[in-house]
């Protein structure tokens, strides 16, 4: 210098004017409303994101009497750790890809059992189509999985011995299985001895087995205040409903239609919170101290105009709250590392 | 805001659970029948199974991520 790789940051900037939603203070006691309750003026300060999104996981919170027992069902799936929890994160192991930095990995079990494997092929877990060998005049019979052919997959691989031809029938190496030693918390790695191929094709994102975890619903949850209304039918205490599928236990109301009201307060934002330093840890993360307060609407607030500057501005707008994942995204930029070339 | 479901031929649907040639009805086209048309009879064509990736020998079907469309949910009683 070029190409690449990993991990972060930022999301045009500054000022002025007007406008909008909360909050605080002051003022007024006027207005709206049936009521609960709300409104006004001035000043101050404040006001979207890295994904606020998809709603795919996990948790908090709330209600269901307790949140219970069993079956069914669902989720996860190498090992260790982190965490409130997770399908997330961190570190490692095995496997795959890359020259490399590095990336990807739903990665338990196919000697517990069952199912499936279309077409092709003789045969799909059990066989003899061609071939080879022996016998036989021949048809054919017997042996054989070395070789050919079919297939994604054909009875461990390869070399030799052996044989009529062959074959783990036997031998060495590799693989597999069993036992065992060493290192490691473990996954696993390295070594030794034995077995002589028998259990040995694939599929568990097929049923299933093993291990661990899981009650349900969701802020339109739920609590309170105010207003209005007209009841009827069905089911139920012989257990409905809650309780998504079933049984047990607990529980006395539930459903539909007609009708009425579609108003207010709360839940609501201080939280597993942010920032900085130190300590422990490889890290995720945890602890201590200091410091900061940073939207809370309910038809739903972030906008407009002007001036200056630049690299000329992407994806997109909170709705109970957090931790993640996934997807969308114009650009700019920090740090670590790799490969190639050149120069010293 | 929350909770569900669907996507297969021009239209309406089945097949998906438990993977192995993609089907049915209407519509379209051709032929027959009829003087002609309709109806009827016989036959034919028409599909990237919404998109992308994965598992598998093999995916409409199983798994994951997107996209589009649709449905339900206020309180009192």
């Nucleotide at each position: 210098u070029a190409a690449g790789u990993g991990u972060g940051g930022u999301a045009a900037a500054u000022g002025a004017u007007c406008g909008c939603g909360g909050c605080u203070g002051c003022a007024a006691a006027a207005c709206c409303g049936a009521a609960a309750g709300g409104u006004u003026g001035c000043a101050g300060g404040u006001g979207a994101g890295g994904a606020a999104a998809g709603u795919c996981c996990g948790g908090g919170c709330u209600u269901c009497a307790c949140a219970g027992g069993g079956c069914a069902g669902g989720a996860u799936g190498c090992c260790g750790g982190a965490u409130a929890a997770c399908a997330u994160c961190c570190g490692g192991u095995g496997g795959a890809g890359g020259u490399g930095a590095c990336u990807c990995u739903a990665a338990g079990g196919a000697c517990a059992g069952u199912g499936c494997a279309a077409c092709a092929g003789a045969a799909a877990u059990a066989u003899a189509c061609c071939g080879c060998u022996g016998c036989g005049u021949a048809a054919g019979c017997a042996g054989u999985a070395a070789g050919g052919g079919u297939g994604g997959a054909a009875g461990g691989g390869c070399a030799g011995u052996g044989u009529a031809a062959g074959a783990g029938a036997c031998u060495a190496c590799c693989g597999c299985c069993u036992c065992u030693c060493u290192g490691g918390u473990a996954a696993c790695a390295g070594g030794g001895a034995g077995g002589g191929c028998a259990c040995a094709u694939g599929u568990a994102a097929a049923c299933c087995c093993c291990a661990u975890c899981c009650g349900a619903a969701g802020c339109a949850a739920g609590a309170c205040c105010g207003a209005a209304u007209a009841a009827a039918a069905g089911c139920g205490u012989u257990g409905a409903u809650g309780u998504g599928g079933c049984c047990c236990g607990c529980u006395a109301g539930c459903u539909u239609u007609a009708g009425g009201u579609a108003g207010g307060u709360u839940g609501c934002u201080u939280g597993a919170g942010g920032u900085a330093a130190c300590u422990g840890g490889u890290a995720a993360c945890a602890g201590u101290u200091a410091u900061c307060c940073u939207a809370g609407a309910u038809a739903g607030a972030u906008g407009a105009u002007c001036a200056u500057u630049c690299a000329c501005g992407a994806c997109a707008u909170a709705a109970c709250c957090c931790g993640g994942c996934u997807u969308a995204u114009c650009g700019c930029u920090g740090c670590g590392c790799u490969u190639a070339u050149u120069u010293u | 805001c929350g909770g569900c479901g669907a996507u297969u031929a021009g239209c309406g649907c089945a097949g998906c659970c438990c993977g192995g040639u993609a089907g049915c009805g209407c519509a379209u086209c051709u032929g027959g029948u009829u003087u002609g048309g309709g109806a009827c009879c016989a036959g034919a064509g028409g599909g990237u199974c919404g998109c992308a990736g994965g598992u598998u020998c093999g995916a409409a079907c199983c798994c994951u991520g997107c996209a589009u469309c649709g449905c339900c949910g206020a309180c009192c009683a």
Two RNAs folded together computationally: RNase P RNA and transfer RNA, 421 nucleotides in total.